[in-house]
Molecule: THF (Tetrahydrofolate) riboswitch aptamer
Organism: bovine gut metagenome
RNA sequence: CAGAGUAGAGAUCUGUGCGUGAAGUGCCAGCCGGACGGGGAGUUGCCGGUCGGACGAAAAGGGGAAAGCCCUUGCGGUAUAGAUCUCGCAUCCCGCUG
Numbered sequence: 001c002a003g004a005g006u007a008g009a010g011a012u013c014u015g016u017g018c019g020u021g022a023a024g025u026g027c028c029a030g031c032c033g034g035a036c037g038g039g040g041a042g043u044u045g046c047c048g049g050u051c052g053g054a055c056g057a058a059a060a061g062g063g064g065a066a067a068g069c070c071c072u073u074g075c076g077g078u079a080u081a082g083a084u085c086u087c088g089c090a091u092c093c094c095g096c097u098g
Base pairs, nucleotide, nucleotide: 001098002097003096008087009086010085011084012083013082014081015080016079017078018076019075020074027053028052030050031049032048033047034046038094039093040092041091059073060072061071062070063069
C1' cells in the first nucleotide's frame, strides 16, 4: 500500500400459516433494552419490547337451514421456513493475509 472475513439487511422463487367482521405492515412521538468482522471503543445509525397518536386496504364464486362455519380463486407495502442472488464491520485503534 492492497485485500479477506461477521452480525445482519434487501430482492426473487417455493412451502406452510394469518387477516380480509382489519389484525398485521408502513409513518410519528415517549420510555426501556439489545446487537454491531478476531480483540477494544462505539454514534445522531440499526434492531427489539412497551405505550400512545395520525393514516389506512378487495373482494368474488361455490357449499350450507344458518354463522367467515367450510372450500376455491384473489387481495395484504401480512407472518414464517428453505433455496438463490445482492449489499454489508457507521466510525476509530489494534490484529490477520499478500